Small-subunit ribosomal RNA, 5' domain from an uncultured bacterium, 539 nucleotides, folded computationally. It matches the Rfam family "Bacterial small subunit ribosomal RNA". The full RNA is in RNAcentral, with records from ENA and SILVA.
[in-house]
Context: one part of a larger RNA
RNA sequence: ACGAACGCUGGCGGCGUGCUUAACACAUGCAAGUCGAACGGGAUUCGGAGCUUGCUCCGAUGAGAGUGGCGCACGGGUGAGUAACGCGUGGAUAACCUGCCCUGGUAUCCGGAAUAACAUCUCGAAAGGGGUGCUAAUACCGGAUAAGCCCACGGGGUCUUCGGACUCUGCGGGAAAAGGUGGCCUCUAUUUAUAAGCUACCGUAUCAGGAUGGGUCCGCGUACCAUUAGCUAGUUGGUGGGGUAAUGGCCCACCAAGGCGACGAUGGUUAGCUGGUCUGAGAGGAUGAUCAGCCACACUGGAACUGAGACACGGUCCAGACUCCUACGGGAGGCAGCAGUGGGGAAUUUUGCGCAAUGGGGGAAACCCUGACGCAGCAACGCCGCGUGAGUGAUGAAGGCUUUCGGGUCGUAAAGCUCUGUCAGAGGGGAAGAAAUGGAAACGGUUAAUACCCGUUUUCCUUGACGGUACCCUCAAAGGAAGCACCGGCUAACUCCGUGCCAGCAGCCGCGGUAAUACGGAGGGUGCAAGCGUUGUUC
Numbered sequence: 001a002c003g004a005a006c007g008c009u010g011g012c013g014g015c016g017u018g019c020u021u022a023a024c025a026c027a028u029g030c031a032a033g034u035c036g037a038a039c040g041g042g043a044u045u046c047g048g049a050g051c052u053u054g055c056u057c058c059g060a061u062g063a064g065a066g067u068g069g070c071g072c073a074c075g076g077g078u079g080a081g082u083a084a085c086g087c088g089u090g091g092a093u094a095a096c097c098u099g100c101c102c103u104g105g106u107a108u109c110c111g112g113a114a115u116a117a118c119a120u121c122u123c124g125a126a127a128g129g130g131g132u133g134c135u136a137a138u139a140c141c142g143g144a145u146a147a148g149c150c151c152a153c154g155g156g157g158u159c160u161u162c163g164g165a166c167u168c169u170g171c172g173g174g175a176a177a178a179g180g181u182g183g184c185c186u187c188u189a190u191u192u193a194u195a196a197g198c199u200a201c202c203g204u205a206u207c208a209g210g211a212u213g214g215g216u217c218c219g220c221g222u223a224c225c226a227u228u229a230g231c232u233a234g235u236u237g238g239u240g241g242g243g244u245a246a247u248g249g250c251c252c253a254c255c256a257a258g259g260c261g262a263c264g265a266u267g268g269u270u271a272g273c274u275g276g277u278c279u280g281a282g283a284g285g286a287u288g289a290u291c292a293g294c295c296a297c298a299c300u301g302g303a304a305c306u307g308a309g310a311c312a313c314g315g316u317c318c319a320g321a322c323u324c325c326u327a328c329g330g331g332a333g334g335c336a337g338c339a340g341u342g343g344g345g346a347a348u349u350u351u352g353c354g355c356a357a358u359g360g361g362g363g364a365a366a367c368c369c370u371g372a373c374g375c376a377g378c379a380a381c382g383c384c385g386c387g388u389g390a391g392u393g394a395u396g397a398a399g400g401c402u403u404u405c406g407g408g409u410c411g412u413a414a415a416g417c418u419c420u421g422u423c424a425g426a427g428g429g430g431a432a433g434a435a436a437u438g439g440a441a442a443c444g445g446u447u448a449a450u451a452c453c454c455g456u457u458u459u460c461c462u463u464g465a466c467g468g469u470a471c472c473c474u475c476a477a478a479g480g481a482a483g484c485a486c487c488g489g490c491u492a493a494c495u496c497c498g499u500g501c502c503a504g505c506a507g508c509c510g511c512g513g514u515a516a517u518a519c520g521g522a523g524g525g526u527g528c529a530a531g532c533g534u535u536g537u538u539c
Base pairs, nucleotide, nucleotide: 001537002536004535005534006533007532008531011386012385013384014383015382016381017379018378019344024342025341026340028339029338030337033070034069035068038067039066045060046059047058048057049056050055051054077297078296079295086222087221088220089219090218091217092216093215096214097213101210102209103208104207105206106205107204108203109143110142111141112140118133119132120131121130122129123128149174150173151172153170154169155168156167157166158165159164179202180201181200182199183198184197188195189194190193223269224268225267230260231259232258235257236256237255238254239253240252241251242250272294273293274292275291276287277286278285279284299320300319301318302317303316322333323332324331325330350376352375353374354373358372359370360369361368362367389419390418391417392416399410400409401408402407423480425475426474427473428472429471433466438461439460441457442456443455444454445453483528484527485526486525487524488509489508490507494523495522496521497520498519504511505510
């Protein structure tokens, strides 16, 4: 010093921390959704109309599913594996990618065929399917166009690691797109208003640049064992290909016979790495909980799909072990997410509240989701702070212990008297954390437009889990709040009794065999103090 444990004891608060062991197995609940301003359909409810009085039509509302988009690769957990370009640090990428975001260009044209939902039939115990028919889209497909872009073949310039990179230019070939919402009639058509149209915003396609995030490569550093001395056949290199976003034996065919090693190869053991943490005057040593960065893993092993990004913790497929359901034909599951259970263990918490704040996903927004997070609960586990009273009070009371019987000591300690009111208790008041978002008005921009939309400003309203918490005031009352270890030396602190090498103590030296300051008890003392000791580990 500690993520500690054990023994005795235990008043309060603040801030932290809390399975170090079985990467053992898990009941139950929650932990990733969202968008109707992409799309078809629409249960329910409400209102109105017609009436044949229980139906039809119209308008609003829009649940639960489905198609589609974005997210699910973040956030959260764990440290099994890994001695490695894994990590740290410094570089390279002229060998690369980058959704959403920002900036600047150019576009957003014409068509088509399906399918889920739905209806119906049907198989199955279930999980889950199959057939037929209908339908939509920002889903899917074809064509047009091409400022950039890609490919092939040429010409010029700048730079260069001489491999190539960047740029200007000629010719040929190739690749795109999707609409939605609000508003308005300036122009056109009719009919007041709507449609084409115009306009604002959000999207879509493509190109260039930025930002952010990554991929790959390299120098140096990175545990122990030589009681591990030789290792290697895709092995080492080349040529040509394949593959990748990209270099490369990454993979393949052929060719050559190389490559590593006492500056420790290969093998074995142990281990996530770092910023840091602990210790120390420092050098160093030990360590890697919490917090932060990177890596790896997600029942065990393997594989790819989708996608900007995964070879994907709460996705898919295969195999295995285990558990569960079954109508025996077949199915379902994965807490090293948050709580919680069993087990292991010396040992480690609630099956809590809330999205109010911060942050994240979706959405134009309102909002929805969020066991991230914010809080509360438990535990003296740690650090820090406070309290358990203050003043006065000598007949040095009683009592205990001791005594040389005179006394000494506990001891101003107590009682008594005078005060105070921290904490705990009761009553009353009562926050900050809230900024926004949304609604109304004014101004500016956009525009044909005083619509709409966007921006700015002012005023009003609206949002708190914690929590009636912190804090403040009042009341009552010394009242409710001290223990633990030690006292032979090291090492601060001594006497009496009991015991008699017994019982016992002990970190080392060592005590105990009849006066033990060392064992046990008592009185007294010393040290720390809501803690004190012991054990373990590190310096």